[in-house]
RNA sequence: UGUGAUAAGGGCAAACCGGGAGCGAUCCCGGGACGCAAAGCCACGGGUCUCACUGAGACAGCCGGGUUGCCGCAG
Numbered sequence: 001u002g003u004g005a006u007a008a009g010g011g012c013a014a015a016c017c018g019g020g021a022g023c024g025a026u027c028c029c030g031g032g033a034c035g036c037a038a039a040g041c042c043a044c045g046g047g048u049c050u051c052a053c054u055g056a057g058a059c060a061g062c063c064g065g066g067u068u069g070c071c072g073c074a075g
Stems, first nucleotide, its partner, number of pairs: 001074004011036002016031006034061001040067003044064003047059005
């Protein structure tokens, strides 16, 4: 630098359930695992969604981009 076929140590955690916050999208905590090689982080571009809609928000587990990083393999 490329790559994720195999292996190990580990990591994250969809739906759903309980509690909490919010008008809401949704978020937080606990349980739970469908999946994930960045399913770590950032709303920059597109997209979707919400509302008390000249505007303000949500989603990084929709795609692209940026940035950081573990292990194996190859160079």
c-di-GMP-I-GGC riboswitch aptamer from a Fidelibacterota bacterium, 75 nucleotides, folded computationally. The prediction has a mean pLDDT of 85.